Two RNAs folded together computationally: RNase P RNA and transfer RNA, 516 nucleotides in total. It holds a member of the Rfam family "Bacterial RNase P class A". The family's RNA type in Rfam is ribozyme. Its mean pLDDT, the model's own confidence on a scale to 100, is 77.
RNA sequence: CAGGUUGGCCGGGUGAUCGCGGCCAGCGAUCUGGCUACGGCCAGGAAACUGGCUGAGGAAAGUCCGCACUCCACAGAGCACGGCGCCGGCUAACGGCCGGGCGGGGCAACCCGACGGCAAGUGCAACAGAGAGGUACAUUGCCUGUUCUGGGCACAGCCCGGAGCAGGCGAGGGUGAAACGGUGGUGUAAGAGACCACCGGCGGUGGCAGUAAUGCUGCUGGCCAGGCAAACCCCGCCGGGAGCAAGACCAAGCAGGGUGGAAGGUGUGUCGGGAUAACUCCUUCGGGAGUUUUCUGCGGCCAUCUACGGGGCGGCUCGUCCCGUCUGACAUCCGGGUAGGUUGCUUGAGGGCGAUAGUAAUAUCGUUCCCAGAUAGAUGGUCACCGGCGUCUGGUCACUGACCAGGCGUUACAGAAUGCGGCUUAUAGGCUGACCUGGUUU
RNA sequence: CGGGGCGUGGCGCAGUCCGGUAGCGUGCUUGAAUGGGGUUCAAGAGGUCGACGGUUCGAAUCCGUCCGCCCCGA
Repeated sequence: CAGGUUGGCCGGGUGAUCGCGGCCAGCGAUCUGGCUACGGCCAGGAAACUGGCUGAGGAAAGUCCGCACUCCACAGAGCACGGCGCCGGCUAACGGCCGGGCGGGGCAACCCGACGGCAAGUGCAACAGAGAGGUACAUUGCCUGUUCUGGGCACAGCCCGGAGCAGGCGAGGGUGAAACGGUGGUGUAAGAGACCACCGGCGGUGGCAGUAAUGCUGCUGGCCAGGCAAACCCCGCCGGGAGCAAGACCAAGCAGGGUGGAAGGUGUGUCGGGAUAACUCCUUCGGGAGUUUUCUGCGGCCAUCUACGGGGCGGCUCGUCCCGUCUGACAUCCGGGUAGGUUGCUUGAGGGCGAUAGUAAUAUCGUUCCCAGAUAGAUGGUCACCGGCGUCUGGUCACUGACCAGGCGUUACAGAAUGCGGCUUAUAGGCUGACCUGGUUU
Repeated sequence: CGGGGCGUGGCGCAGUCCGGUAGCGUGCUUGAAUGGGGUUCAAGAGGUCGACGGUUCGAAUCCGUCCGCCCCGA
C1' cells in the first nucleotide's frame, strides 16, 4: 500500500417563527363552601391567559423467549401436553451471555454448529439395482461335479469351446445418496476376517491431565454392530392459568328495591265491553257469524273543572306553564354497577464516572444524575445557515489522488402506551480499536 | 394484549398429518364433428408450491426467521 476478519461508538447541529403533551408557579370571570352587622369577608378552585422546566429509539418494531407486578386456582404424587438438551460459569430468569471441549469451513485472522441416545424398541429409504438392513441376495461373474454336444490335432488320448441341471462363493464388474471396514499376505476348486500383520473405528476396563465436557495412553473383546430422532420414541431438566382492557377506588343516566307521598267530579271525543232491535248468510233447527240502529260512564285513553302535591319563570305573594294524585309525580335512602373519572403509572434487576475481584460474561463498593407518561393517543411543520455523503464545473499541487471555490441532488430505518433482561429483523452515512494474508521499502 | 388459520398453473381447490410421480375442476391454445355457433370429442401449453436459510441422499410437506392476508377473544 492492497485485500480481508472482528469489537466498540455515533446516527445530524444552531437560530427564527407557528403549534402540541406533561408538571410547577402566577392571575383567577362564572362557580362551590362557610361566616355575616346584608355592605361584604374568608377558603377552595375548572377553562382561558402569562411565565418557567421538560418531552422517543438503537432498534421504541416483530411480539419470538424469559421475568417482575396483579388477580384467580392450589394437600401430595403421577400421567398427558409443550419446551429445552456437549461441559463449566454468570444471571431474578431465559431458548440469553461469557469461557472451554468436539465437529465442519477458511492459507490465516476468524466464522458456523437444534452438539443427549439409532450398541433399548418400532418405523422409513422413491427410482435404479441381484440385493436397502435379514447373519439378506445370484439373473452379470468366478469355481466344482454331472448330462448332452460343436470344432481342431501328430487320435486308447489331448486341447479349445457351447448348452442344460445340481452345488459352492460373496472377491470382480455394474446400480445407487448409501452395498456390511482398508492395505498386504496365508489359504482355497474358486473365494471370503476363514486366518495373520499393520491401520481405522467400536464395546468393556485401567492409568495420567483436567472441576467437567474431553484429550493422551495401556490391556482386552468380537472382526465391524450403516443412515435418519428438525421420524415415533427413550433418558434428563423445566413449565398452574390469565394478563395493565391485569387489578383497586369513586360513580352520572336508565332499570331495580325500601320509606314518605297529594282526589273528587264532568264530557260520550275515541277504543273496548255489555244490553236491545232490524237485515243478510250458514245450520245437525239447539244455535252461530257478519253489518247497521239505539241505549249504557262499566273499563282504558283523551279533554276539561275544582282541590291538593311537585317543579320552572333569581327569592317571596299573585299569576302563568309543565308533570302528577295509589298502575302514584316528586323527595329520600340502599345494593350491584354501565358510560365516565381517579389509581395502577413510572425511582427502576435504573443511567454516567471511578475503584476492586474475575481471562470474560458479571458482581461488589464509592460518587453523581432524575431522564416522556399520552388515552384516539403530544414530542411536529416551514425557512435560513452550518455539517456529512454523492455528482458536475473551475483552479492549485508532490496528479488512479489530495486540497480550495462554486452549482445541483441527497441526509436512512423507524415512533413510546405497565416496566425490565434478551433474541430476531430493518437501517443513508460516519468515527474508532485490535488482528490476519499478500506485495514493496528500510 | 392473547389465540387460531391461510398462501400451490389465469381463477377455485386437493396433496402437507406419516418426505420420494405436483394433481382435479374451470378457463386458454390447436384440431375434428356442424352450413355457422353452442355442445361434445381428441391433443397440448401453462407451476421459483409466499421469500430466505437449515435438517435430510432427497423438502410443497419437517424446523427456524421474515412477508402478506383473514378470523376470533378480552